[in-house]
RNA sequence: UGAGCUCUAAAGACAAUCGCUGGAGGAAACUCGAGAGGAAAGUCCGGGCAACACAGGGUACAGUAGUCGUUAACGACGACCGUUCGCAAGAAUAGGGAAAGUACCACAGAGACAAUACAGCCUGUUAUCAGGUGAUGGUGAAAAGUGUGGGGUAAGAGCCCACGGCAGUUAGUGGUGACACUGACUGGAGGCAAACCCUACUGGUUGCAAGGAGUGCUAGAUACUUUGACCCGAAGAUGCACGUUUACCGCUUGAACAGGGGAGCAAUCCUUUGUCUAGAUAGAUGAUUGUCGGCCUACUCGUAGGUUACAGAACCCGGCUUAUUGAAAGCUCAUAUC
RNA sequence: GGCCUUAUCGUCUAACGGUUAGGACACAAGGUUCUCAUCCUUGCAAUCCGGGUUCGAUUCCCGGUAAGGUCACCA
Repeated sequence: UGAGCUCUAAAGACAAUCGCUGGAGGAAACUCGAGAGGAAAGUCCGGGCAACACAGGGUACAGUAGUCGUUAACGACGACCGUUCGCAAGAAUAGGGAAAGUACCACAGAGACAAUACAGCCUGUUAUCAGGUGAUGGUGAAAAGUGUGGGGUAAGAGCCCACGGCAGUUAGUGGUGACACUGACUGGAGGCAAACCCUACUGGUUGCAAGGAGUGCUAGAUACUUUGACCCGAAGAUGCACGUUUACCGCUUGAACAGGGGAGCAAUCCUUUGUCUAGAUAGAUGAUUGUCGGCCUACUCGUAGGUUACAGAACCCGGCUUAUUGAAAGCUCAUAUC
Repeated sequence: GGCCUUAUCGUCUAACGGUUAGGACACAAGGUUCUCAUCCUUGCAAUCCGGGUUCGAUUCCCGGUAAGGUCACCA
């Protein structure tokens, strides 16, 4: 200098004027103070909360799938193991089971899970047949556990041997574990489970338009509801209707935020101090001006002009994914120079 | 606000995981006709996007994008 990889923090600042939505004070006029995000988004997971029994048993259905840990919980996160990709920094990983059963494997090919083996090689017979063989060729995504050398044979073949490699079982060692290493034995005929299925674990249903409350009507039941898939069991005591401008509660103090200390490789946890930080209901959080920033362009080189992303709460949190601006830091490879 | 659905030629639609994704209408060219229409022949033209599973994906799985439902869902 070029090409890449990882990760971090931020999301213009200040002032003035005029407004908007809540809160506090005040009799009122008015005054004081607060007012979007890293994704508020998609609604893809998980939880809190609410109602129905704070929820029971079984079946069905759905989801998840290496190990250990973190967590309120998770399909999230961290660390590690295995596999794949990359020269590397690093990245990806639905990664249990195919020696329980079923299905599927098009075309090509002799044969696709089964074999009376197409060509070839060998023997016999002989002019096309019978037998042997499964090393070689051909087909295909895939054709019975393999490479080199030697032996062996009619020809051949892990058929046998030496060295090496693969898979499985088993023993030992290390590790919490996935797993790794070493030794012994064995070689059982594929793939596919993001096909059915099996195993293990998880999940009750509905979502703040829940629900409370409101308004109106009505009843005293062996039937209804809880149960929004079914059965069982159990329990309950009024039930039904009405509304897009719906009072009020739910509604914002919370697994909260910021700083310090400690434990841990880390995710995260413990402890201490401080702070209060939107709550609308057609839906506020804005507009203008000035000064200073960042970036781009122009040239008279210190001025002028332009520009400043994605996007916007609606019960609340933890993640994931997607959109998006300009930066900082660390690392890898290549080339050049010293 | 929540909850759901769908996506294939220009339009309407087919397609057990397996030929070059099929058909109708439309469009274009040629033929037929004195000309136009009809009719006949031929052609053009698509799996919303990005990954994954698989030998192989419109189809199966994941993530996104776009469009739509609300008198076919919710007080």
Two RNAs folded together computationally: RNase P RNA and transfer RNA, 413 nucleotides in total. It holds a member of the Rfam family "Bacterial RNase P class A". Rfam classes the family as a ribozyme. The prediction has a mean pLDDT of 76.